[in-house]
RNA sequence: GCCACCUUAGCUCAGUCGGUGGAGCAAGCGUUUCGUAAACGCUAGGUCGUGAGUUCGAGUCUCACAGGUGGCU
Numbered sequence: 001g002c003c004a005c006c007u008u009a010g011c012u013c014a015g016u017c018g019g020u021g022g023a024g025c026a027a028g029c030g031u032u033u034c035g036u037a038a039a040c041g042c043u044a045g046g047u048c049g050u051g052a053g054u055u056c057g058a059g060u061c062u063c064a065c066a067g068g069u070g071g072c073u
Base pairs, nucleotide, nucleotide: 001072002071003070004069005068006067007066010025011024012023013022019056027043028042029041030040031039049065050064051063052062053061
């Protein structure tokens, strides 16, 4: 230098054909216990990497940029 893939909650990751953004763990609260842990229930937490485009409508499609992983030279 070239090619491919990845970027979504604090962490690990889903999200099919464009139509209301989710799970587990972690966190907070509650139930239970003499108390703690465990278990169970509830709650909160998101500019979907950044910017632009297409569209009635974008996490999803297109382009540019940034970061990361792998390969080729």
Molecule: transfer RNA
Organism: Chloroflexota bacterium